[in-house]
Context: one part of a larger RNA
RNA sequence: UGACGGGGGCCCGCACAAGCGGUGGAGCAUGUGGUUUAAUUCGAUGCAACGCGAAGAACCUUACCAAGACUUGACAUCCUGAUAACUUUCUAGAAAUAGAUUGGUGCCAUCGGGGGAUCAGUGACAGGUGCUGCAUGGCUGUCGUCAGCUCGUGCCGUGAGGUGUUGGGUUAAGUCCCGCAACGAGCGCAACCCCUAUCUCUAGUUGCCAGCACAUAAUGGUGGGGACUUUAGAGACACUGCCUACGUAAGUAGUGAGGAAGGUGGGGACGACGUCAAGUCAUCAUGGCCCUUACGUCCUGGGCUUCACACGUGCUACAAUGGAUGGUACAAAGAGCAGCCACUCAGCGAUGAGGAGCGAAUCUCAAAAAACCAUUCUCAGUUCGGAUCGGAGUCUGCAACUCGACUCCGUGAAGCUGGAAUCGCUAGUAAUCGCAUAUCAGCAAUGAUGCGGUGAAUACGUUCCCGGGCCUUGUACA
Numbered sequence: 001u002g003a004c005g006g007g008g009g010c011c012c013g014c015a016c017a018a019g020c021g022g023u024g025g026a027g028c029a030u031g032u033g034g035u036u037u038a039a040u041u042c043g044a045u046g047c048a049a050c051g052c053g054a055a056g057a058a059c060c061u062u063a064c065c066a067a068g069a070c071u072u073g074a075c076a077u078c079c080u081g082a083u084a085a086c087u088u089u090c091u092a093g094a095a096a097u098a099g100a101u102u103g104g105u106g107c108c109a110u111c112g113g114g115g116g117a118u119c120a121g122u123g124a125c126a127g128g129u130g131c132u133g134c135a136u137g138g139c140u141g142u143c144g145u146c147a148g149c150u151c152g153u154g155c156c157g158u159g160a161g162g163u164g165u166u167g168g169g170u171u172a173a174g175u176c177c178c179g180c181a182a183c184g185a186g187c188g189c190a191a192c193c194c195c196u197a198u199c200u201c202u203a204g205u206u207g208c209c210a211g212c213a214c215a216u217a218a219u220g221g222u223g224g225g226g227a228c229u230u231u232a233g234a235g236a237c238a239c240u241g242c243c244u245a246c247g248u249a250a251g252u253a254g255u256g257a258g259g260a261a262g263g264u265g266g267g268g269a270c271g272a273c274g275u276c277a278a279g280u281c282a283u284c285a286u287g288g289c290c291c292u293u294a295c296g297u298c299c300u301g302g303g304c305u306u307c308a309c310a311c312g313u314g315c316u317a318c319a320a321u322g323g324a325u326g327g328u329a330c331a332a333a334g335a336g337c338a339g340c341c342a343c344u345c346a347g348c349g350a351u352g353a354g355g356a357g358c359g360a361a362u363c364u365c366a367a368a369a370a371a372c373c374a375u376u377c378u379c380a381g382u383u384c385g386g387a388u389c390g391g392a393g394u395c396u397g398c399a400a401c402u403c404g405a406c407u408c409c410g411u412g413a414a415g416c417u418g419g420a421a422u423c424g425c426u427a428g429u430a431a432u433c434g435c436a437u438a439u440c441a442g443c444a445a446u447g448a449u450g451c452g453g454u455g456a457a458u459a460c461g462u463u464c465c466c467g468g469g470c471c472u473u474g475u476a477c478a
Stems, first nucleotide, its partner, number of pairs: 001478002003475003007472007015462002019425005026316008034307001042053002064302003068298003073125001077124002079121005086103001089100004107114002127291002130289003136285002138280003141276001143274001148187006154163003167178003193268004198236006208225002212223003239262001242256001243254004305444001318418001322377007334365003339358002343354004384415001389410007431454007
């Protein structure tokens, strides 16, 4: 100087407390461990691995296994030789591949040839998701959006170092004020950026429709309008600016005023010096090592989907604040041409057959669902719950056996609110309700990322648990 203490002081955080809802019990989905296997590819492992890499494992993907094949190679550059490229059909085979076969003679040209493409050969080389993240770059997690981490000059100390950065206040903040052998400065904090909340101006189509007309069974459907909503560009607005109280000041308090918004208005992006030899050689790049008729490459089938079990994360429930049937309403944000598909017809339905519009503020996906209004069920393992299984189908796709999703009929398991323990959340939040998208032929999505609808309870307080910041003290630790 640090680190540590079941030392002290001050302070903060959904850290506790006060509340609301869960997990832990059940069934299923998913990830992991283990087990099994020819293989169940690899990585991630306290918080910070475990719905994680994977925003899509039937083939492909795919890295694993079995069998069958290739060896200048699936891919790149150079050299030599040949042939246009390309294409039709057949045979063997699981395919890769091998053999045969049809059409075809191209571009430039100085007529030597050149250029491109394909095939064969030769070696230089290719190739490796092989090892090392403890050789690395890059990227990322974490402490932590915590308020810290440092420097120059000066001063103090033999020196390590200290001071500044401590102290008194204050703040979300090393934020600001005052004081001070310090005076200044940098990286962080804050602000500058984006979204959102209010208003003004500009603009008026594909959006809007107040007033005036027209038309219709009805509809901004039409003329028209520039008010409103909205769209998207520019601006305004919030600064403790004003008032009162307290205070030297910074600032704090107030049912204060005004205001759409008040003290960082709400949310996002943004992550200091560093820590964990944290994670990643399997995104990529890369040193070293290793393989080179194989640890490379191609192909078929299988596996990654096993199943006594254990754990994590979720979904659905156990019902009446509910289930079922019928009717009526109100979003936002997205996506669409190998696409979204109105409408009509067929089918109980998944869907099929026709068929308009739209590369979209124009058309479509699209029905929002909880909600509300009726009717019914009457406390039951039930008209709760839907697992499992049987049958019949639809769709995607060469192909749904291993191993897809969906539909219909039947079947109708566990489960009556969950032990010890444990998690999230302070407001448009929790809870609850649906909608959309990426990936994607299809889909194991109950996941992830967004969007809106309805919309709470509680916080006395900081003694205690956990994590953190500052000062101080002890130490046989570094």
Description
This is a predicted structure of a 478-nucleotide part of an RNA (small-subunit ribosomal RNA, 3' major domain) from an uncultured prokaryote. The prediction has a mean pLDDT of 83. It matches the Rfam family "Bacterial small subunit ribosomal RNA". Rfam links the family to the GO terms ribosome and structural constituent of ribosome.